[in-house]
RNA sequence: ACUCGACUAGACGAGUAUAAACAGGCAUUAGGUCUAGUGCGCCUCUACACGCCAUUUUGCUGUAGAGGGUUGUU
Repeated sequence: ACUCGACUAGACGAGUAUAAACAGGCAUUAGGUCUAGUGCGCCUCUACACGCCAUUUUGCUGUAGAGGGUUGUU
C1' cells in the first nucleotide's frame, strides 16, 4: 500500500495475491467482530405459487407485503 471479516466511515483483527480465519476482550443470541447508518443476511405475522409428504391440519422451497433490528459485562 492493497485484500478480507454484508455495504459506507471509523475502530479491532488477519493476510500478501489469496479471501480465508481457531483472529477480532469474555460470554450470549436467529441476529453475521464492534459503533453509527443502511436493512443485504436474520426473526415474527399475513397472502400467493409450485412440487413433495400427508385423511385434514401441518411441514419443506420460492415470491410479495407489514413489523422488528442480539443481549450482558470488562
This is a predicted structure of a 74-nucleotide RNA (Pistol ribozyme). Its Rfam family is "Pistol ribozyme". Rfam links the family to the GO term catalytic activity. On this family, see Weinberg et al., Nat Chem Biol 2015: "New classes of self-cleaving ribozymes revealed by comparative genomics analysis". Model confidence (mean pLDDT): 79 of 100. RNAcentral holds the sequence, with entries from ZWD.